[in-house]
RNA sequence: CAAGUAAACUGGGUGACCGCCCUGUAUUUGAUACAGGGAGGAAAGUCCGAGCUCCACCGAGCGAGGUGCUGGGUAACACCCAGGAGGGGUAACCCUACGGAAAGUGCCACAGAAACAUACCGCUCCUCGCGGAGUAAGGGUGAAAUGGUGAGGUAAGAGCUCACCAGCAAUCAGGUAACUGGUUGGCUGGGCAAACCCCACUUGGAGCAAGACCAAAUAGAAGGGUGUUUGAGGUGCUCGGCCGAUACCCUCGGGUUGGUCGCUUGACCUUGAUGGUAACAUCAGGGCUAGAUGGAUGGUCACCGCCCUGUUUCAGGGCACAGAACUCGGCUUAUAGGUUUACUUGCCCC
RNA sequence: GGCCCCGUGGUGUAGCGGUUUAACAUGCCACCCUGUCACGGUGGAGAUCAGGGGUUCGAAUCCCCUCGGGGUCG
Numbered sequence: 001c002a003a004g005u006a007a008a009c010u011g012g013g014u015g016a017c018c019g020c021c022c023u024g025u026a027u028u029u030g031a032u033a034c035a036g037g038g039a040g041g042a043a044a045g046u047c048c049g050a051g052c053u054c055c056a057c058c059g060a061g062c063g064a065g066g067u068g069c070u071g072g073g074u075a076a077c078a079c080c081c082a083g084g085a086g087g088g089g090u091a092a093c094c095c096u097a098c099g100g101a102a103a104g105u106g107c108c109a110c111a112g113a114a115a116c117a118u119a120c121c122g123c124u125c126c127u128c129g130c131g132g133a134g135u136a137a138g139g140g141u142g143a144a145a146u147g148g149u150g151a152g153g154u155a156a157g158a159g160c161u162c163a164c165c166a167g168c169a170a171u172c173a174g175g176u177a178a179c180u181g182g183u184u185g186g187c188u189g190g191g192c193a194a195a196c197c198c199c200a201c202u203u204g205g206a207g208c209a210a211g212a213c214c215a216a217a218u219a220g221a222a223g224g225g226u227g228u229u230u231g232a233g234g235u236g237c238u239c240g241g242c243c244g245a246u247a248c249c250c251u252c253g254g255g256u257u258g259g260u261c262g263c264u265u266g267a268c269c270u271u272g273a274u275g276g277u278a279a280c281a282u283c284a285g286g287g288c289u290a291g292a293u294g295g296a297u298g299g300u301c302a303c304c305g306c307c308c309u310g311u312u313u314c315a316g317g318g319c320a321c322a323g324a325a326c327u328c329g330g331c332u333u334a335u336a337g338g339u340u341u342a343c344u345u346g347c348c349c350c
Numbered sequence: 351g352g353c354c355c356c357g358u359g360g361u362g363u364a365g366c367g368g369u370u371u372a373a374c375a376u377g378c379c380a381c382c383c384u385g386u387c388a389c390g391g392u393g394g395a396g397a398u399c400a401g402g403g404g405u406u407c408g409a410a411u412c413c414c415c416u417c418g419g420g421g422u423c424g
């Protein structure tokens, strides 16, 4: 210098004028004046996990999900950190829904003899043929064919025997564990669990339009079903405890279409120290950072920055993705351009 | 704002791992029938199964992400 890998940050700036929402103070009938604050890294998708609220509460079983290598972190998680195994890359480094197919059931189209139980062509023997026996070397079909390569052996063959390799089982050592390494044994059993299922862990349901209160308004003797000790109903079903009667469910109809709380001080942000490889935790100091309810956060002008077009000054156009709605922790998806750090490979120079 | 459901020729639906990149109705095109049109008959075209990725030998179908449309709530 070029190509690349990993991580972090930024996301036009400054000023003036006119507007919008919230809070505080003052005057105050309304309202006005002044001061302060006012979108994001994803506010998005609503895919996970929680807080919070209601379903009065508790237990057992069944059912229905979810997760899935190991250890740790966390309020919790399908997230994060560290490690293992497998795969990719020259490398830095990256990717992985990664438990069990020797518990059982099911499926494996077409082709093929055969898809989990078997022999089509072939090979060898019975003197030849018919027929029978042995075999799974070779051929053929298929996505997949019963360990692979080589040597010995044999009538021909075959883990039948041996060497190396792959897997499995037993055992020893290391490691918390996943797993790794050694020794022994011919033990050689098709694939699919994002098919049912088994194993381990785990989950009650609904959602701030939850829910609570105030005000206003009004037509339920309406229709149907169930029930009051022979017990309806009580948020998947069943059972038990418990609660329990002007009750509960469905249909039809009528009124209101206002306000307050929930609502932003929180598993919060930030600086330092300590522990830990790290995620993270603890302690001490400092900080307050949007809360609308038809829904505020906008517009115009000037200068500068960057990009594009024409190009002599200069002129014109543009400034990524996108916008809170109860609140957090994550994941995923969208994102023009710019900045920084560490590392890898190649070439050149000293 | 929250919670659910759906997406297959122009339109409405079926197919839910396999022989074949998909069946039916209607619509469209051509021909026959008729003096002409309609009806009727024969033949044909028309789908990248909303888009992308994964599992599998094999995906419209199973799983994940995105896009579009619809329903519902006090």
Base pairs, nucleotide, nucleotide: 001346002345003344004343005342006341007340008339009338010337012304013303014302015301016300017299018298020038021037022036023035024034025033026032027031040321044332045331047330048329049328050327051326052207053206054205055204057241058240059239060238061237062236064203065202066201067200068199069083070082071081072080073079084098085096086095087094088093099198100197104196105195106192107191108190120139121138122135123134124133125132126131147165148164149163150162151161152160166188167187168185169184170183171182172181173180174179211261212260213259214258220252222251223250224249225248226247233243234242268287269286270285271284272283273282274281275280305319306318307317308316309315310314351423352422353421354420355419356418357417360376361375362374363373368407378394379393380392381391382390400416401415402414403413404412

This is a predicted complex of two RNAs, RNase P RNA and transfer RNA, with 424 nucleotides together. It holds a member of the Rfam family "Bacterial RNase P class A". Gene Ontology terms of the family: ribonuclease P activity, dimeric ribonuclease P complex and tRNA processing.